[in-house]
Context: one part of a larger RNA
RNA sequence: CGUUAGAGCAUUGAGAGGAGCUCGACAUUGUACGAGAGGACCCGAAGGGACGCACCGAUGGUAUACCAGUUCUCGUGCCAACGGGAAACGCUGGGUAGCUAUGUGCGGAGUGGAUAAGUGCUGAAAGCAUCUAAGUACGAAGCCCACCUCAAGAUGAGUGCUCUCCAUUAGGUCACGGCAAGACAAGCCGGUAAUAGGUGUCAGCUAAAAGGCCAGUAAUGGUUGGAGGUAAGACAUACUAACAGACCAAUUGAU
Numbered sequence: 001c002g003u004u005a006g007a008g009c010a011u012u013g014a015g016a017g018g019a020g021c022u023c024g025a026c027a028u029u030g031u032a033c034g035a036g037a038g039g040a041c042c043c044g045a046a047g048g049g050a051c052g053c054a055c056c057g058a059u060g061g062u063a064u065a066c067c068a069g070u071u072c073u074c075g076u077g078c079c080a081a082c083g084g085g086a087a088a089c090g091c092u093g094g095g096u097a098g099c100u101a102u103g104u105g106c107g108g109a110g111u112g113g114a115u116a117a118g119u120g121c122u123g124a125a126a127g128c129a130u131c132u133a134a135g136u137a138c139g140a141a142g143c144c145c146a147c148c149u150c151a152a153g154a155u156g157a158g159u160g161c162u163c164u165c166c167a168u169u170a171g172g173u174c175a176c177g178g179c180a181a182g183a184c185a186a187g188c189c190g191g192u193a194a195u196a197g198g199u200g201u202c203a204g205c206u207a208a209a210a211g212g213c214c215a216g217u218a219a220u221g222g223u224u225g226g227a228g229g230u231a232a233g234a235c236a237u238a239c240u241a242a243c244a245g246a247c248c249a250a251u252u253g254a255u
Stems, first nucleotide, its partner, number of pairs: 001153001005164007015150004021049003026044001033038001051107005059101004066094005071086006110145001112144002118138004165253001167251001171248004176190004195241003198237005204230003211224005
C1' cells in the first nucleotide's frame, strides 16, 4: 500500500516446511529345515545407538567483583581494621539467577488409502494353456493421508462475533515504568497499580565478620555466634518513580 468505512478478538485451511532412521538381549526355539555341523522367517519384546525438539528440578560448566583466603605495593598519622593498584578478575578456593551439555524429559505411532517391481484368483480371444483382454485379491524405508509447525499478499486477499462514527473510553501511536522480548526496529506487560527500584522476611551462596572476653611469653586458638557479608531468585510492603500530557483516526462508507 492492498484486501473497498474504520477497528478489536476469534477462526477455516488452499498451500508450504519439518519429521520419517536403526540395532536388538529374551521368548517362540535349539522348533521348522538339515545326515550332521549348524540354524531361521512371522507375531511379541526389555534395553540401546545416532538424529531432532524442549527444559534446568537433579548432575556438572560458566558466572569480570557475590563470599572467603593470600602475596607485593600505596594510602587512611601509627597498631588493628579497611580502601586503591598489581596486563582490561593480581593469584587461589567456592558459587545464586541467567545461559547451557556431557545432564534430564519427549519424539519418529497407523491390520489407513492408492500403487511399483513382483505374487495370485477366475478367465477367454486360441475347446488346451495363460495374473489380463472383461472382472478381481495382495504387494515397498517410496507416493497420498494421518503426526508437528507456519499459513487469506490464497491479489482467488475467505469466515464468525463485537464495537465506533464531527467527537471522542471504537481503536491506535508517541511519551512514561518495564520484560523470562530484544543488535536497532519489532513483540509483550503495566500505568494507582506490585510495572521497576527501595525496604522487610526468606531461599540460595560464602564460611565462623569486626569489636570484646578467655587461654597462651607469642604465633595462634576458643567463645560471643552457622556469625558477618551477599548480584540477578521467592514472597510481602505504595516508601520512590509510572507524572504532565500530546497526536493520528473512520464521518454511515462505489469513483

This is a predicted structure of a 255-nucleotide part of an RNA (large-subunit ribosomal RNA, domain VI) from Ignatius tetrasporus. Model confidence (mean pLDDT): 88 of 100. The RNAcentral record of the full RNA draws on ENA and SILVA. NCBI's taxonomy places the organism under Eukaryota, Viridiplantae, Chlorophyta, Ignatiaceae, Ignatius.